[in-house]
RNA sequence: GGGCCUUUAGCUCAGUUGGUUAGAGCGUCGGACUCAUAAUCCGCAGGUCGUUGGUUCAAGCCCAUCAAGGCCCA
Numbered sequence: 001g002g003g004c005c006u007u008u009a010g011c012u013c014a015g016u017u018g019g020u021u022a023g024a025g026c027g028u029c030g031g032a033c034u035c036a037u038a039a040u041c042c043g044c045a046g047g048u049c050g051u052u053g054g055u056u057c058a059a060g061c062c063c064a065u066c067a068a069g070g071c072c073c074a
Stems, first nucleotide, its partner, number of pairs: 001073007010026004019057001029043004050066001052064003
């Protein structure tokens, strides 16, 4: 230098053919249980969906660009 892959909650990851409200497990916080802790059970909160722009009536999903990380080739 060229090609490919990944980026969504604090962490690890789903998200179908673009369709109206974006989810799970773990964790944090509050509560129940217990003499107490752990385990277990219940509940709440937590998201500019990496950036910028574009297509569309409508974008996490399609297109371009940039950024970060990874793999391969030279």